Annotation
Small-subunit ribosomal RNA, 5' domain from a metagenome, 471 nucleotides, folded computationally. It matches the Rfam family "Bacterial small subunit ribosomal RNA". Rfam links the family to the GO terms ribosome and structural constituent of ribosome.
[in-house]
Context: one part of a larger RNA
């Protein structure tokens, strides 16, 4: 002097853009926050006979999108490189799509349970399982062979289905450099370090396991303790450097705590499951049911932080062949001076210098062109009217919103905070070591420019001062 996701204290007009639980990763009531597909399938109802609707079986999505920052001092992050891998859906090429089968949910009948829910029997369908055939390419091989696939819907246009190769994307693995603070933490380590040989994975690798050898780490700081999500940025400063890591962007970890996996092109999976362990909740006591670090909104905590809003209009994702459906992502609207930036709160003219106020040596001086008056102006704000861009043939939450004309009227609309010095700006009264002031030095005990009022000054300004914290 800059600055802040800030708070407090007085005030307090409008717009525009941006920001808003930094504390309890406490614990949550309520709603919404992920479903779509009937052009895979049967079936059960309605049907205006076009067709619709519901449950389930099966497809794809739910691994994205959005939260939090607990936890990590780590290849977690950042940079700059690598070999031993994976990739749904998209694009590109080439080859195929043959022939058969047994279930089995819904439904229907018999149970069981409060209940969540479950058990039997009969029976059905598939792009849902399963055989067999064939194999250009593909795996595997001892090079002799061996082994392995598909699915149809339809309005007859096209959409799927399989297998290989290729690309793109995405993402997994290693590695060199960088990355807090303590030595009042000096030794750490036994799958520990390396080798072999298997397992295990997409894949490299003690990743596991078996044997074999005895290494690896450390004063260049190992281990062990303390703090912490990393980066782009962001403050600050002539730089260098210190500080940070709110929004926004990108990576990383998590999701009631703790563990496991299924599923799947991908998860050890926020609004999937399993099992323990706190809590809450419901009970017929015999079993259930649940995770707002998703939007909002309660509770509590705190010095503090906002609406149980609109809309899918647009931009984006998911599903579909499409229409569309769905989306608290987003776009918007509410809220609050939190910032930042803009703009008003009036302009001219007006002296014998009015009244009042305040000082005074009582002459007067100052408040002051300030007011008053007289002349214009209409930003803001009202009132009428007209009305968008974003949207493209249609479709507009925002919005009758922004912006435009027009009309009346100075009309709606200034405060904070210091005046001893540092440091811009002074007098009177009141108090009297009191009561009070202070960032430092000091002020105050009867003449206080320092306390408190007042009159007059100085600065800033829809803000102005204090705290707090960086630099």
């Nucleotide at each position: 002097g800059a600055a802040c996701g800030a708070a407090c204290g007085c005030u307090g007009g409008c717009g525009g853009c941006a920001g808003g639980c930094u504390u309890a990763a406490c614990a949550c009531a309520u709603g919404c926050a992920a479903g779509u597909c009937g052009a895979a399938c049967g079936c059960a109802c309605c049907u205006u006979c076009g067709g619709g609707u519901g449950a389930g079986u099966g497809g794809c999505a739910g691994a994205c999108g959005g939260g939090u920052g607990a936890g990590u001092a780590a290849c977690g992050c950042g940079u700059g490189g690598g070999a031993a891998c994976c990739u749904u859906c998209c694009c590109u090429a080439u080859g195929g799509u043959a022939c058969g089968g047994a279930a089995u949910a819904g439904c229907u009948c018999c149970g069981g349970g409060a209940a969540a829910c479950u058990g039997g029997a009969a029976u059905u369908a598939a792009u849902a399982c399963c055989g067999u055939a064939u194999a250009a390419g593909c795996c595997c091989u001892u090079c002799g062979g061996g082994g392995g696939a598909a699915a149809g819907a339809u309005u007859u246009a096209u959409c799927g289905c399989c297998a290989u190769a290729g690309g793109a994307u995405g993402g997994g693995c290693c590695c060199g450099c960088g990355u807090c603070g303590g030595a009042u933490u000096a030794g750490c380590u036994a799958g520990u370090u390396g080798g072999u040989a298997g397992g295990g994975u997409a894949a490299u690798g003690g990743c596991c396991u078996a044997c074999c050898a005895a290494g690896g780490c450390a004063a260049c700081g190992a281990u062990c303790c303390g703090u912490a999500g990393c980066u782009g940025g962001u403050c600050u400063u002539a730089g260098a450097g210190g500080a940070u890591g709110a929004u926004c962007a990108g990576c990383c970890a998590c999701a009631c705590u703790g563990g496991g996996a299924c599923u799947g092109a991908g998860a050890c999976a926020c609004g999937g499951c399993c099992c323990a362990g706190a809590c809450u909740c419901c009970u017929a006591c015999g079993g259930g049911a649940g995770g707002c670090a998703g939007c909002a909104g309660u509770g509590g905590g705190g010095a503090a932080u906002a609406u149980u809003g609109g809309a899918c209009a647009a931009u984006g994702g998911g599903c579909g062949a499409a229409a569309g459906c769905c989306u608290g992502a987003u776009c918007c609207a509410g809220c609050c001076a939190u910032g930042c930036c803009g703009c008003g709160u009036g302009a001219g003219u007006g002296a014998c210098g009015a009244a009042g106020g305040c000082c005074u040596u009582a002459g007067g001086g100052u408040u002051g062109u300030a007011a008053a008056a007289c002349u214009c102006u209409u930003u803001u704000g009202g009132c009428g009217g007209g009305g968008a861009c974003g949207a493209u043939a249609a479709u507009g939450a925002c919005g009758g919103u922004a912006c435009c004309c027009g009309c009346a009227g100075a009309a709606u609309a200034a405060g904070c905070c210091c005046c001893g010095g540092c440091u811009a700006a002074c007098u009177u009264c009141g108090u009297g070591c009191c009561a009070g002031c202070a960032g430092c030095c000091g002020c105050g005990g009867u003449a206080a420019u320092a306390c408190g009022a007042a009159g007059g000054g100085g600065g800033c300004u829809a803000g102005c001062g204090u705290u707090g914290u960086u630099c």